RNA sequence: GCCGUCAUAGCUCAGUUGGCAGAGCGGCUGAUUUGUAAUCAGCGGGUCGUGGGUUCGAAGCCUGCUGACGGCACCA
Numbered sequence: 001g002c003c004g005u006c007a008u009a010g011c012u013c014a015g016u017u018g019g020c021a022g023a024g025c026g027g028c029u030g031a032u033u034u035g036u037a038a039u040c041a042g043c044g045g046g047u048c049g050u051g052g053g054u055u056c057g058a059a060g061c062c063u064g065c066u067g068a069c070g071g072c073a074c075c076a
Base pairs, nucleotide, nucleotide: 001072002071003070004069005068006067007066010025011024012023013022019056027043028042029041030040031039049065050064051063052062053061
């Protein structure tokens, strides 16, 4: 330098052909317990990496950029 994959909640990840953003874990509150853990009930948490475009409508399509990972090439 070229090609590909990925970027969604604090963490791990779903969201598969465009139509109200989710799960598990973790956090908080309550119940239970002498107390802790466990268990049960409830609650909060995300401008979907970023800038544009298409569309009535974009996490999902097109595109510039940034970052992570992998492959190829170059390396007297």
Predicted 3D model of a 76-nucleotide RNA (transfer RNA) from a compost metagenome. Its Rfam family is "tRNA". Gene Ontology term of the family: triplet codon-amino acid adaptor activity. The RNAcentral record of the sequence draws on ENA.